Annotation: The prediction has a mean pLDDT of 81. Predicted 3D model of a 74-nucleotide RNA (transfer RNA) from a Microcaldota archaeon. Its Rfam family is "tRNA". Rfam classes the family as a transfer RNA. RNAcentral records the identical sequence in 2 taxa. Taxonomically the source falls in Microcaldota (Archaea, Nanobdellati).

[in-house]
């Protein structure tokens, strides 16, 4: 160069193929409670859709460009 997957809170993941309503979920962090203490329990919160555009009432999700990664083939 050319081809094909992936890219969603810090981590891991589910929803994507088949649009739809506050984007769940588990760890892990802050705060409470519980407890002789506590790294155990139990409540609570904040944090994401790789970036641009497009098409549509309506995009994580269909399209197209870009960036990263990971394979492959010259």
């Nucleotide at each position: 160069g050319c081809c094909u997957c992936u890219g969603u809170c810090g981590u891991c993941u589910a929803a994507c193929c088949a649009g739809g309503a506050u984007a769940g979920g588990a760890c892990g962090u802050g705060g409470g409670c519980u407890u002789g203490c506590g790294g155990a329990g139990c409540c609570u919160a904040a944090g994401g859709u790789c970036c641009g555009g497009g098409u549509u009432c309506a995009a994580a999700u269909c399209c197209c460009g870009g960036c990263a990664g990971a394979g492959g083939c010259g």